[in-house]
Context: one part of a larger RNA
RNA sequence: GGCUUACGGUGGAUACCUAGGCACCCAGAGACGAAGAAGGGCGUGGUAAGCGACGAAAUGCUUCGGGGAGUAGAAAUUGAGCAUAGAUCCGGAGAUUCCCGAAUAGGUUAACCUUUUUAACUAUCUGUCGAAUCCAUAGGCAGACAAGGGACAACCUGGCGAACUGAAACAUCUUAGUAGCCAGAGGAAGAGAAAGCAAAAGCGAUUCCCGUAGUAGCGGCGAGCGAAAUGGGAUCAGCCUAAACCGUUUAAACGGGGUUGUGGGAGAGUACUCUAAGUGUCACUUGCUAGGCGAAGCAGCAUUGGAAUAUGGCACCCUAGAUGGUGAAAGUCCAGUAGCCAAAAGCAUUGUGGCAGCUUACGCUCUAACCCGAGUAGCAUGGGGCACGUGGAAUCCCUUGUGAAUCAGCAAGGACCACCUUGCAAGGCUAAAUACUCCUGGGUGACCGAUAGCGAAAUAGUACCGUGAGGGAAAGGUGAAAAGAACCCCCAGCGGGGAUUGAAAUAGAAUAUGAAACCGUAAGCUU
Numbered sequence: 001g002g003c004u005u006a007c008g009g010u011g012g013a014u015a016c017c018u019a020g021g022c023a024c025c026c027a028g029a030g031a032c033g034a035a036g037a038a039g040g041g042c043g044u045g046g047u048a049a050g051c052g053a054c055g056a057a058a059u060g061c062u063u064c065g066g067g068g069a070g071u072a073g074a075a076a077u078u079g080a081g082c083a084u085a086g087a088u089c090c091g092g093a094g095a096u097u098c099c100c101g102a103a104u105a106g107g108u109u110a111a112c113c114u115u116u117u118u119a120a121c122u123a124u125c126u127g128u129c130g131a132a133u134c135c136a137u138a139g140g141c142a143g144a145c146a147a148g149g150g151a152c153a154a155c156c157u158g159g160c161g162a163a164c165u166g167a168a169a170c171a172u173c174u175u176a177g178u179a180g181c182c183a184g185a186g187g188a189a190g191a192g193a194a195a196g197c198a199a200a201a202g203c204g205a206u207u208c209c210c211g212u213a214g215u216a217g218c219g220g221c222g223a224g225c226g227a228a229a230u231g232g233g234a235u236c237a238g239c240c241u242a243a244a245c246c247g248u249u250u251a252a253a254c255g256g257g258g259u260u261g262u263g264g265g266a267g268a269g270u271a272c273u274c275u276a277a278g279u280g281u282c283a284c285u286u287g288c289u290a291g292g293c294g295a296a297g298c299a300g301c302a303u304u305g306g307a308a309u310a311u312g313g314c315a316c317c318c319u320a321g322a323u324g325g326u327g328a329a330a331g332u333c334c335a336g337u338a339g340c341c342a343a344a345a346g347c348a349u350u351g352u353g354g355c356a357g358c359u360u361a362c363g364c365u366c367u368a369a370c371c372c373g374a375g376u377a378g379c380a381u382g383g384g385g386c387a388c389g390u391g392g393a394a395u396c397c398c399u400u401g402u403g404a405a406u407c408a409g410c411a412a413g414g415a416c417c418a419c420c421u422u423g424c425a426a427g428g429c430u431a432a433a434u435a436c437u438c439c440u441g442g443g444u445g446a447c448c449g450a451u452a453g454c455g456a457a458a459u460a461g462u463a464c465c466g467u468g469a470g471g472g473a474a475a476g477g478u479g480a481a482a483a484g485a486a487c488c489c490c491c492a493g494c495g496g497g498g499a500u501u502g503a504a505a506u507a508g509a510a511u512a513u514g515a516a517a518c519c520g521u522a523a524g525c526u527u
Stems, first nucleotide, its partner, number of pairs: 001526009016477002020448002022445007029437002032150001039100003042055003046078001051073001052059001061094006070082002105114003121148002124144006155186001156184005166173001170220001196203002207234004217225002238429003241373001245256004261407001263372003267366004275361005280355005286348004291341003297314001301312003315332002317321001323335003378402003382398003388414001409424005464471002484511001487498004
């Protein structure tokens, strides 16, 4: 020096655990904001740095309910306290709520300054003054009102709108109307009651799913893109206006009437009647926001153990053998569970009843003269969008130009024409079935278990890095209970040796288990 064995150190793998995550289901909610939000800054505690809570009324105030013994946030120690005259705590309602921030008296380098001005600006209304320019209009000033502004995870509608990529290069094409940016709304949004689909038979608003179907088609006919109707389901709901005519009348509007495609209405004539439906409000009921009752082994016997929930033997309950905790594994120890009950206050709503008004709904004959949504439809040009790349390209939308018809009418049925069929554009509203989850409650998991699972089980978007946009960690486990080691000794201290606690201290706070690499001590063998 090497090897082997034993005993240690270091280190924190492994197994076990979970306080935190992940995914999904059901129900709710999708609230907020000029009465100042979201998000922050600074403060508030006897002692108080950070977190949580709160706001100069500051670790809290008032009140109404619940609850019933301790309490004083996490968080120990200590001081002064509170509490059966009901505290702490839980729920409803209210008060307070500094400064910044849409930030809005003016300014500003956010959380500050100056000032005392009714909250700036916009919209609406009123008054007044009043240009070029006579009337007027614009505009100014003052007042009233308090509607808007900002925030917001995804879902939704609209506007603008890529490139990498694929085509084995690349330009039409594709990626893709995607990502991104902007605007706006709602709990859903959008769409929606046929100028529809179809085909000689018919259907009857819209939306979503299955399917039609990777079909018909489109396509440097390349890469690729890619329907619709019929059919089967979910859900079902229909309405209002313009015009003709009549009336009021301040001449600008309003009221009545009317709303349709087997065309309808208006107009003329004639006849005639009553109920039904919807809506609002109140009460009761029901539900939510605190809670309460709740069976069965006096801590039953024996053994082991530090400890019984284990084992042995004997009992009991079950509309309750879900789950969690308790010194090991508990239906009968605790909290609960099944089941039942409960609200002063606030909120919501199914159903029932009462009350009140309001709204809506009905016929026949005749006439062919009035109306039936105009810079519209259509056409031309250039584009877009339709699965459809200009193609024979219909249907839909836009720019520019042009420009009809009114029921003897108009549009569509994939150029166009005729016939036939179907529908009635150029005004509007509309629940449900559908999409999503920042969030709340309940539940589930052949989901994870601390290099995993959210980046984050701990002061986590923290520490730290960056001028900034931004990037972004590590770090869990004493023990059943602190019983956390009084006292003595070595020592400057750290650390250690006794003593003591404990089942265990090789569980001693750098704390459960404690692998390997790595470092030692001892013994043996060997060179």